[in-house]
RNA sequence: AUGAAGGUAAAGGGAGAGAUCGGGUACUGCCCGGCGCCGAAGGAGCAAGCAGUGAUGUGAAUCUCUCAGGCAAAAAGACUUUUACGUGACG
Numbered sequence: 001a002u003g004a005a006g007g008u009a010a011a012g013g014g015a016g017a018g019a020u021c022g023g024g025u026a027c028u029g030c031c032c033g034g035c036g037c038c039g040a041a042g043g044a045g046c047a048a049g050c051a052g053u054g055a056u057g058u059g060a061a062u063c064u065c066u067c068a069g070g071c072a073a074a075a076a077g078a079c080u081u082u083u084a085c086g087u088g089a090c091g
Stems, first nucleotide, its partner, number of pairs: 007085007018035001020034006036071003042067001043065003049058003
């Protein structure tokens, strides 16, 4: 000195589903209860494979479950883009 992959920070993009019903309140909001829904915060589960004589263990997700969260806007939002910083595979 090239700067892959991945890390941190900032900015941007970012779907789905009732502005539902009843009650309360300090009343654009929030709380409690009911019915209906969504999956892309988080959480949980498992296939092949691998190990094992076997029991079994391990084992991913945008899959599945909806505990949590969410269902006008706002907020949040997996993932992703750019920039900066640091590291440093390869050359």
Record summary
Glycine riboswitch aptamer from Alkalicoccobacillus porphyridii, 91 nucleotides, folded computationally. The prediction has a mean pLDDT of 82.